[in-house]
């Protein structure tokens, strides 16, 4: 110097004038204060609130390696395990047991989990043993060697891989390594198993005050000896005919307050000009609160690492 991986921070910069807007404080003049790292997405969790509810189960659903933190979390951080990519630095995925059960489709292919096409080996042939080699496939029954056989074969056997178990050391632990023994359907997934957690529903939650109309419900009067009503401005008159009048109340609606914050209401404010500085530009705007995750995002800046090359 190029090229890479990773992880931290700021994020319409600051100030000035000038015109507006919300929300609080003052009689007024006027003063104080007014978006984000993610306010998004609503994808977990809490806190609070009503509902529900003796107690236990079952069904469902949801989580699953260790360690530490954290109220909890499909949260962090640090660490183990297997498998992938990468020269590396680094990224990325899997994670309780596994006794039983079921599934891996089609196409190739003799067989896709009780595997004989071709082949090799007895055998005259029928046929019968063989998973060593061939060839299908994404995927073919642990690998090599050696015994062993008719011909083979974990069929034994040694070495290695792998899973489990038992000591011994390290570690707080997952787990790691040395021994030593055991196992071959030693492949993948899913169901059930085990283990832990989970009632519903959200601030339009939900609490308080409290209209005008209607009224439950009380309590005086009045009333078939007609209370009230239709016709009417008023009598009268003709028609209907059991309830009406006022007084007291309780819920419930309007609307108020609360909840509700050093932005916060009402779905609605948090802005524009002009000028200076060296560029001011991305994603994108608060509607209850709090703690995550994930998703968008110009640019700027801090400190790390790995590879290749060249110079000292």
């Nucleotide at each position: 110097a190029a090229g890479g991986c990773a992880g931290g921070g700021c994020g319409u910069u600051u100030c000035c004038g000038u015109c507006g807007c919300g929300g609080c404080c003052g009689c007024a003049a006027g003063g104080c204060u007014g978006a984000g790292g993610a306010a998004a997405g609503u994808c977990c969790g809490g806190a609070c609130a009503g509902g529900a509810c003796a107690g236990a189960g079952c069904a469902c659903c949801c989580c699953g390696c260790u360690g530490c933190g954290g109220a909890a979390a499909u949260c962090g951080c640090a660490g183990g395990u297997g498998g992938g990519a990468g020269u590396a630095a680094u990224c990325u995925u899997u994670c309780g047991a596994c006794a039983g059960c079921c599934g891996u489709a089609a196409c190739a292919g003799a067989a896709a989990a009780u595997g004989a096409c071709c082949g090799c080996u007895g055998g005259g042939a029928a046929c019968a043993g063989c998973a060593a080699g061939g060839g299908u496939g994404a995927a073919a029954a642990c690998g090599c060697g050696a015994g062993g056989u008719a011909a083979g074969a974990g069929c034994u056997c040694a070495c290695g891989a792998c899973g489990g178990c038992g000591u011994g050391c390290a570690g707080c632990g997952a787990u790691g390594u040395a021994c030593g023994g055991c196992g071959g359907g030693u492949a993948c997934g899913g169901c059930a198993c085990c283990g832990g957690g989970g009632c519903c529903u959200g601030c339009a939650a939900g609490a308080c005050c409290a209209a005008a109309u209607a009224u439950a419900c009380u309590g005086a009067c009045a009333g078939a000896u007609g209370a009230g009503g239709a016709c009417u401005g008023c009598u009268c008159g003709u028609c209907c005919g059991a309830u009406g009048u006022c007084a007291g109340g309780g819920g419930g609606u309007a609307g108020g307050u609360u909840g509700c914050g050093a932005a916060g209401a009402u779905a609605a404010a948090u802005g524009g000009c002009g000028g200076a500085u060296u560029a001011a530009a991305a994603c994108a705007g608060a509607a209850a609160c709090c703690g995550g995750c994930u998703u968008a995002u110009g640019g700027c800046u801090c400190a790390g690492c790995c590879u290749u090359u060249u110079a000292c």
A computed fold for a 312-nucleotide RNA from a Bacteroidales bacterium, annotated as Bacterial RNase P class A. A source record names the gene rnpB. Model confidence (mean pLDDT): 77 of 100. Its Rfam family is "Bacterial RNase P class A". Gene Ontology terms of the family: tRNA processing, dimeric ribonuclease P complex and ribonuclease P activity.